[in-house]
RNA sequence: AGCAGAGUAGAACUUUGUGCGUUAAGUGCUGUACGGACGGGGAGUUGCCGGACAGACGAAGGGGAAUAUCCUUGCGGUACAAAGUUCGCAUCCCGCUGCU
Numbered sequence: 001a002g003c004a005g006a007g008u009a010g011a012a013c014u015u016u017g018u019g020c021g022u023u024a025a026g027u028g029c030u031g032u033a034c035g036g037a038c039g040g041g042g043a044g045u046u047g048c049c050g051g052a053c054a055g056a057c058g059a060a061g062g063g064g065a066a067u068a069u070c071c072u073u074g075c076g077g078u079a080c081a082a083a084g085u086u087c088g089c090a091u092c093c094c095g096c097u098g099c100u
Stems, first nucleotide, its partner, number of pairs: 001100005010087010020076003029055004034050003040094004061073005
C1' cells in the first nucleotide's frame, strides 16, 4: 500500500414472570416545536429515539364468590424484567485483527 474481517448502543420476534387497562388508559397514525443517542477516536443525516402540545381513528369481555372487594379465564399492535433467536455504526475519516 492492497484485499478481507471483527466489535457497540440498540432493534425485532418468541417464551416465562409480575403489573396496568377492559368505567379505555396504553399501543399504533399525522402535525408542531424541543431534546437525546448513534462500534475504540473524530465528524454526523433527509434516518433513529424520547417526553410535551394539537389532531384524526379506535376496542372483548365472560364465569364464580357474595359485596363493592376478591378469585378465575379471556382480550389489548398494553408496561416492565429475565432468557433465547435474529439483525445491528445511514454515511465519511482514523484506529484494531488477519492475509499479501
The prediction has a mean pLDDT of 78. The RNA shown here (THF (Tetrahydrofolate) riboswitch aptamer) has 100 nucleotides. It matches the Rfam family "THF (Tetrahydrofolate) riboswitch aptamer". Rfam describes the family as follows. Tetrahydrofolate (THF) riboswitch was first reported for Ames et al. as an RNA motif in 5' untranslated (5'-UTR)regions of folate transport and biosynthesis genes in Firmicutes genomes.